[in-house]
Notes
Predicted 3D model of a 158-nucleotide RNA (c-di-AMP riboswitch aptamer (ydaO/yuaA leader)) from uncultured Nakamurella sp. The organism belongs to Nakamurella, within Bacteria. It matches the Rfam family "c-di-AMP riboswitch aptamer (ydaO/yuaA leader)". About the family: This family represents a conserved RNA structure found upstream of the ydaO and yuaA genes in Bacillus subtilis and related genes in other bacteria. The coordinates come from a structure-prediction model, not an experiment, and the mean pLDDT is 79.
RNA sequence: CGCCGAAUCGACACGUCGGGGUGUCGAACCGGGGAACCAGGUUCUCUGGGGUGAAUCCCCGGGUCCGGAGCAGUGCCGAUGGCGCAGCGCCGGUCCCAGGGUAGGGCUACUUCCUGGCCCGAAUCCGUCAGCUAACCCGGUAGGCGGCUUGAGGAAGA
Numbered sequence: 001c002g003c004c005g006a007a008u009c010g011a012c013a014c015g016u017c018g019g020g021g022u023g024u025c026g027a028a029c030c031g032g033g034g035a036a037c038c039a040g041g042u043u044c045u046c047u048g049g050g051g052u053g054a055a056u057c058c059c060c061g062g063g064u065c066c067g068g069a070g071c072a073g074u075g076c077c078g079a080u081g082g083c084g085c086a087g088c089g090c091c092g093g094u095c096c097c098a099g100g101g102u103a104g105g106g107c108u109a110c111u112u113c114c115u116g117g118c119c120c121g122a123a124u125c126c127g128u129c130a131g132c133u134a135a136c137c138c139g140g141u142a143g144g145c146g147g148c149u150u151g152a153g154g155a156a157g158a
Base pairs, nucleotide, nucleotide: 001146002145003144004143008027009026010025011024012023013022014021028141029140030139031138032137033136038131048129049126050125051124052123057101058100059099061097062096063095065093066092067091068090070088071087073085074084075083076082077081104120105119106118107117108116110157111156112155113154114153115152
């Protein structure tokens, strides 16, 4: 100096040599809750459900756990039954790891559009609970990264 992101600005006070910092208040930006109307048909089974965020979904391989029917056993007992242990492949589901793609998202240095190029496609919170939602209520203002005059091109505008 610039980028992702709401995560910035100002006033007063404290503190200091000063700066960083702390607190309060305000502005701005962001998020959540919350009527009518609308949405929402009813019942049962399985899976709880919801929020922030671009971060969803699909394929394939490996691993873990749970369940299902089947095969084939084994030990004990009070024995037409009951209680344990362990194996095989198959089917379904949850979670994790690796790879490929993808809805979607970012950058490309005045702004927007187009072309080309380079990337991301995570994580986490609430706690059984929330559709939309005026009034109203509550909360956040973090964190992370790149460069050192270097910046791909074109058009329009400023």